[in-house]
Context: one part of a larger RNA
Molecule: large-subunit ribosomal RNA, domain VI
Organism: Thermaurantimonas aggregans
RNA sequence: CGUUAGAAAUUUGAGGGGAGCUGCCAUUAGUACGAGAGGACCGUGGCGGACGCACCACUAGUGUACCUGUUGUGGCGCCAGCUGCACCGCAGGGUAGCUAUGUGCGGAAGUGAUAAGCGCUGAAAGCAUAUAAGCGCGAAACACACCCCAAGAUGAGAUUUCUUUUAAGGGUCGUUCGAGAUGAGGACGUUGAUAGGCUGCAGGUGUAAAGGCAGUAAUGUCAUAGCCGAGCAGUACUAAUUACCCG
Numbered sequence: 001c002g003u004u005a006g007a008a009a010u011u012u013g014a015g016g017g018g019a020g021c022u023g024c025c026a027u028u029a030g031u032a033c034g035a036g037a038g039g040a041c042c043g044u045g046g047c048g049g050a051c052g053c054a055c056c057a058c059u060a061g062u063g064u065a066c067c068u069g070u071u072g073u074g075g076c077g078c079c080a081g082c083u084g085c086a087c088c089g090c091a092g093g094g095u096a097g098c099u100a101u102g103u104g105c106g107g108a109a110g111u112g113a114u115a116a117g118c119g120c121u122g123a124a125a126g127c128a129u130a131u132a133a134g135c136g137c138g139a140a141a142c143a144c145a146c147c148c149c150a151a152g153a154u155g156a157g158a159u160u161u162c163u164u165u166u167a168a169g170g171g172u173c174g175u176u177c178g179a180g181a182u183g184a185g186g187a188c189g190u191u192g193a194u195a196g197g198c199u200g201c202a203g204g205u206g207u208a209a210a211g212g213c214a215g216u217a218a219u220g221u222c223a224u225a226g227c228c229g230a231g232c233a234g235u236a237c238u239a240a241u242u243a244c245c246c247g
Stems, first nucleotide, its partner, number of pairs: 001152001005163007015149004021049007033038001051106005059100004066093005071086006110144003117137004169246004173189005194239003197235005203228003211222004
């Protein structure tokens, strides 16, 4: 821009893409078959491998704005206590998120029309013949079925609702997000829990400082403390003001 008024929502599916793998064990059954040795089809159940999608409750990893220990050195006048730098100084742990090695799920079943192949009925050709008329079975292939996209499918579809002059609706702007390069998309904007803060909880670290007590002291103890990023709630304290534009 179009889809022939403008919107919001829900859809149909022309068409396109994805997936499609496979082993072993048990049973049927030591049955059919076979002199024996051996040893099934068909059907049923179970356990796997590789691959794919999703997720983070578990396990594990990361986690340079979390906690702790500690070395050297500088600073805060000194002690104590903090703090800068040294690969995040090094080391031990670790929330959220992101992940796989972890967890869940998938391939199927079924239908249609067929291939090779196997048939029924059956003439031409009194027989025979699956074929000439006619009718079947038959594959991981094909079309459906499963998952995803999809009406610019210009062949521009359908349904419901709203609106008629600045209306319905949308945008700018702001607070933002499991959304994101930017646009876009989602949530919210005081009739408010959108983000931050605060409070509580979960969770991490592992018992802060100061002081008392014990000990010559190191240290221990009073004491499950102190501190804390992303998590879950609650709470208008802060910021989402006012307003403008399109239609």